[in-house]
RNA sequence: CGGGCCGGCCAGACCAUCGCGGCAGCAUCGGCUGUCGAGGAAAGUCCGGGCUCCAUAGGGCAGGAUGGUGGGUAACGCCCACUCGGGGAAACCCGCAGGCCAGUGCCACAGAAAACAGACCGCCCGCAAGGGUAAGGGUGAAACGGUGGGGUAAGAGCCCACCAGCGCCGCAGGUGACUGCGGCGGCUCGGCAAACCCCAUCCGGAGCAAGGUCGAGCAGAGCACGUUCGAGGGCUGCCCGCCCGAGUGCUCGGGUUGACCGCUUGAGGUCCGCGGCAACGCGGCACCCAGAUGGAUGAUGGUCCAACGACAGAACCCGGCUUAUCGGCCGGCCCGCCCC
Numbered sequence: 001c002g003g004g005c006c007g008g009c010c011a012g013a014c015c016a017u018c019g020c021g022g023c024a025g026c027a028u029c030g031g032c033u034g035u036c037g038a039g040g041a042a043a044g045u046c047c048g049g050g051c052u053c054c055a056u057a058g059g060g061c062a063g064g065a066u067g068g069u070g071g072g073u074a075a076c077g078c079c080c081a082c083u084c085g086g087g088g089a090a091a092c093c094c095g096c097a098g099g100c101c102a103g104u105g106c107c108a109c110a111g112a113a114a115a116c117a118g119a120c121c122g123c124c125c126g127c128a129a130g131g132g133u134a135a136g137g138g139u140g141a142a143a144c145g146g147u148g149g150g151g152u153a154a155g156a157g158c159c160c161a162c163c164a165g166c167g168c169c170g171c172a173g174g175u176g177a178c179u180g181c182g183g184c185g186g187c188u189c190g191g192c193a194a195a196c197c198c199c200a201u202c203c204g205g206a207g208c209a210a211g212g213u214c215g216a217g218c219a220g221a222g223c224a225c226g227u228u229c230g231a232g233g234g235c236u237g238c239c240c241g242c243c244c245g246a247g248u249g250c251u252c253g254g255g256u257u258g259a260c261c262g263c264u265u266g267a268g269g270u271c272c273g274c275g276g277c278a279a280c281g282c283g284g285c286a287c288c289c290a291g292a293u294g295g296a297u298g299a300u301g302g303u304c305c306a307a308c309g310a311c312a313g314a315a316c317c318c319g320g321c322u323u324a325u326c327g328g329c330c331g332g333c334c335c336g337c338c339c340c
Base pairs, nucleotide, nucleotide: 001336002335003334004333005332006331007330008329009328010327012304013303014302015301016300017299018298020037021036022035023034024033025032026031039311043322044321046320047319048318049317050316051207052206053205054204058240059239060238061237062236063203064202065201066200067199068082069081070080071079072078083097084095085094086093087092098198099197103196104195105192106191107190120137121136122133123132124131125130145163146162147161148160149159150158164188166185167184168183169182170181171180172179173178211261212260213259214258220252221251222250223249224248225247232244233243234242268287271284272283273282274281275280
């Protein structure tokens, strides 16, 4: 200098004029002053919770989710670190990563034969019929170890040496998944579980249109069942059990579409210190940072600037994941080239 990989940050600031919403103070006007006021994803509603109500003992089945180990967290299907496997020259990236010796199922076509198989060509023996063979060739994504030697009628782990794989035993390292080394052994017994399944762990439901307070207003009727011999109810589904229970359930109809709470101080964020490889945790000083409800942020001018443009607007709140996306800044790592 070039290429690649990974991480972090920003999403405007100040002043003036006009225009909006919240809060506080003043005024007794119907305004004034001060201060605050959309995102990195606010999106998707995919997970996990806080909160509210059902609601109160338990058990079984079904159903669903997750799936290497260790840690973090309120929790998770998330995050961090590591192990193993795959890709890459590397930095690095990806992984639904327990079990196929519990069972069932699928592997088209081709091929002789594709789960417990096979003999088409070939090789050997034989006059032939036929027998032996799975080393060579062929088919296929995949054909039941590889190389070399011995042996044989010809061959084959049939035997041997080395290697790979598998099983068992031992040693060493590691919290662990696992790794390394050594020995023995049979001779080697596919793939798919993001196939059904098995194993392990976990799982009440509904949701701020939850729930509550105040105000206002109307109009009930019919049918069915029931009042301790129990209707109905207990909110993913079913069963058992337990509990509540005097009125419930269905259909038709009337009234209320008002005000307020919930509603923003939080598992809060910034900075600093300590611990930890890290995620993160602990502590300290200061800080308050939108709460609308027919739904608030706009416009103009000037200065600075890297940026008002892309994707795009809070509606109970938070931790994640996923998707969309303009422009810029900073840092680290890998590889190549050149110079010293």